[in-house]
């Protein structure tokens, strides 16, 4: 400093421009002598800031930060 890909719930991953879901975490219950393991219900999130749209996680500009590759100082 340039290309390229990325940021969603604790975490890991979905979601044609039209209700933000899913497993595992937690949290309550059932079972169990208890503890695991099993079932059941349940909390929780879209990286800022602006645009375009009836409508934006999805599409544009900007900004931030993490991966990769390539370069330039030492």
């Nucleotide at each position: 400093u340039g290309g390229g890909g990325g940021a969603u719930a604790g975490u890991u991953c979905a979601a044609c421009g039209g209700c933000a879901g899913a497993a595992c975490c937690g949290u309550g219950g059932a079972c169990u002598u208890u503890g695991g393991a099993u079932c059941c219900a349940u909390u929780a999130a879209u990286c800022c800031u602006g645009g375009u749209u009836c409508g934006a996680a999805u599409c544009c500009a900007g900004g931030u930060c993490c991966c990769c590759c390539a370069g330039c100082c030492a």
A computed fold for a 74-nucleotide RNA from an Anaerolineae bacterium, annotated as transfer RNA. Lineage of the source: Bacteria > Bacillati > Chloroflexota > Anaerolineae. The sequence was found in a public genome assembly. It matches the Rfam family "tRNA". The family's RNA type in Rfam is transfer RNA. Model confidence (mean pLDDT): 80 of 100.